[in-house]
RNA sequence: CGGGGUGUGGCGCAAUUGGUAGCGUACUCGCAUGGGGUGCGAGCGGUUGGCAGUUCAAGUCUGCCCACCCCGA
Numbered sequence: 001c002g003g004g005g006u007g008u009g010g011c012g013c014a015a016u017u018g019g020u021a022g023c024g025u026a027c028u029c030g031c032a033u034g035g036g037g038u039g040c041g042a043g044c045g046g047u048u049g050g051c052a053g054u055u056c057a058a059g060u061c062u063g064c065c066c067a068c069c070c071c072g073a
Stems, first nucleotide, its partner, number of pairs: 001072007010025004019056001027043006049065005
């Protein structure tokens, strides 16, 4: 320098054909226990790496940029 991939709550991952972003875990509260562990229930927490574009509507499509990984030179 060229090509490809990934980027989504604190962490690990989903999200079909574009249609109001979920799951596990963690955290908080409650219940069960004498207490802990553990189990059950409830709750909190993200506008999806950034900026634009397309669209009635973008995590999803397009362009550029950033970070990381892989391949090639």
Notes:
This is a predicted structure of a 73-nucleotide RNA (transfer RNA) from Candidatus Gottesmanbacteria bacterium RIFCSPLOWO2_01_FULL_46_9. Taxonomically the source falls in Candidatus Gottesmaniibacteriota (Bacteria, Bacteria candidate phyla). Rfam family: tRNA. Rfam classes the family as a transfer RNA. The sequence is in RNAcentral, with records from ENA.